[in-house]
Overview
A computed fold for an 87-nucleotide RNA from an Actinomycetota bacterium, annotated as c-di-GMP-I-GGC riboswitch aptamer. It was read from a public genome assembly, where an Rfam model found it. Its mean pLDDT, the model's own confidence on a scale to 100, is 91.
């Protein structure tokens, strides 16, 4: 350094619930604990989700398209890091 143990010390926290934020996706605090060895950070590439607004369409209700919005616990890339058995 790779690697990751029925190790030790600790860490994070899915669904769901409460109270907030947001048009929504989603998100913050608290509870909770499915899981996680980077489930720490970063939208750089891909992917997914949403569509207030914009555009198109329509008599209208609506419908379609659209990221500049969201997801790092979807997959890669980049940066950083605790512990130390075996190999």
């Nucleotide at each position: 350094u790779c690697c990751g143990a029925u190790a030790a010390a600790g860490g994070c926290a899915a669904a769901c619930c409460u109270c907030g934020g947001g048009a929504a996706a989603c998100u913050g605090c608290g509870g909770g604990g499915c899981g996680c060895a980077a489930a720490g950070c970063u939208u750089c590439g891909g992917g997914u989700c949403u569509a207030c607004g914009g555009c198109g369409u329509g008599a209208g209700a609506g419908c379609g398209c659209u990221a500049u919005g969201a997801c790092a616990g979807c997959c890669g890339g980049g940066c950083u890091a605790c512990c130390g058995a075996a190999g």